[in-house]
RNA sequence: AGCCUAAUCCUCUGCCAGAGGAACGGGGGACCCACUUUAGGGGUGAAUCACAGCAGCACCGUGUAGGGUCUUUCUCCUGACCCAAACCCGACAGCUAACCUCGUAGGCUUUAAGGAGA
Repeated sequence: AGCCUAAUCCUCUGCCAGAGGAACGGGGGACCCACUUUAGGGGUGAAUCACAGCAGCACCGUGUAGGGUCUUUCUCCUGACCCAAACCCGACAGCUAACCUCGUAGGCUUUAAGGAGA
């Protein structure tokens, strides 16, 4: 100076920690409507599914739904390079107005394609 992400900003007190606000994001939660639960079910997230290896699990490989980046911002086209995880709830939750409630972490890059429109 930028990137992934909701994960940023501000104020006050205090003295290095706490409290509050805004903004962004998540969950629960009516009527109506919808759905069918041991083959349990569900949530955050782009991160699902298939095939193959293996006696089998784990692990791993190749693809893939889907997602990201290429430096003023947004959209579209083309090209290139990547990701396609992990975790949580604990018998339980569809949608859902009012309402209730929670999060604001963590991890990276080094001068970084082209075209069109706004």

Model confidence (mean pLDDT): 85 of 100.
This is a predicted structure of a 118-nucleotide RNA (c-di-AMP riboswitch aptamer (ydaO/yuaA leader)) from a soil metagenome.
Rfam family: c-di-AMP riboswitch aptamer (ydaO/yuaA leader). Rfam's curators write: This family represents a conserved RNA structure found upstream of the ydaO and yuaA genes in Bacillus subtilis and related genes in other bacteria.
The sequence is in RNAcentral, with records from MGnify.